A computed fold for an 87-nucleotide RNA from Paenibacillus sp., annotated as c-di-GMP-I-GGC riboswitch aptamer.
Of the family's consensus pairs, 100% are formed in the model.
The prediction has a mean pLDDT of 91.
Taxonomically the source falls in Paenibacillus (Bacteria, Bacillati, Bacillota, Bacilli).
RNA sequence: AACGAUAACGGCAAACCCGUCGAAAGGCGGGGACGCAAAGCCACGGGCCUACCGCAGGAAACUGCAAUGGCAGCCGGGCCGCCGAAA
Numbered sequence: 001a002a003c004g005a006u007a008a009c010g011g012c013a014a015a016c017c018c019g020u021c022g023a024a025a026g027g028c029g030g031g032g033a034c035g036c037a038a039a040g041c042c043a044c045g046g047g048c049c050u051a052c053c054g055c056a057g058g059a060a061a062c063u064g065c066a067a068u069g070g071c072a073g074c075c076g077g078g079c080c081g082c083c084g085a086a087a
Base pairs, nucleotide, nucleotide: 003084004083011036012035016031017030018029019028020027021026034073040079041078042077044076045075046074047071048070049069054065055064056063057062
């Protein structure tokens, strides 16, 4: 460097519930653990989610389109990092 144990010291925390911010997706805090060897950090490429505003249609209700808003626990990439059995 690469690899990853029923190892050690430890870490994170899905669904769901409560509070809070947000138009929403979602974020944050608390509880809770499905899982995780980068489930640490970065929206760079792809993907996915949302649509207050905008555009189009409509008498309206509403519908469609569309990130500048999100997801790092979708995949790839970049940066940083604990431990050390076997191969």